c-di-GMP-I riboswitch aptamer from Domibacillus epiphyticus, 84 nucleotides, folded computationally. The model forms 90% of the base pairs in the Rfam consensus. The sequence was found by an Rfam model in a public genome assembly.
RNA sequence: CUACGAUAGUGGCAAACUUAUCGAAAGGUAAGGACGCAAAGCUACGGGUCUAAGGCUUAAAGCUAUGAUCGCCGGGUUGCCGAA
Numbered sequence: 001c002u003a004c005g006a007u008a009g010u011g012g013c014a015a016a017c018u019u020a021u022c023g024a025a026a027g028g029u030a031a032g033g034a035c036g037c038a039a040a041g042c043u044a045c046g047g048g049u050c051u052a053a054g055g056c057u058u059a060a061a062g063c064u065a066u067g068a069u070c071g072c073c074g075g076g077u078u079g080c081c082g083a084a
Base pairs, nucleotide, nucleotide: 004082005081012037013036017032018031019030020029021028022027035071041077042076043075045074046073047072048069049068050067054064055063056062
C1' cells in the first nucleotide's frame, strides 16, 4: 500500500413514526426519534423498483420518464482502525 473485517478505540450515519414544508404523485428537506448500518460517505453510470403531471390510447381500463429511489443490487470514487 492492496485485499480483508476479528479485536478494541475515536467516533459517524439514522429506519419506522410525529410535526412543519416542497411536490401531481412517488418521494425530498428540516426538527424530534432510533430499526439498524464497516461505508447506511458521495455519485443516477448499468439493472431493478415506485409514481404518471404531461403525452398516447380507449367502451372502460391501460401504456409511457423527462420524475424518484444510493437504507434494492452492482459499478465508480473517497475515508477510520488494525488481528488472522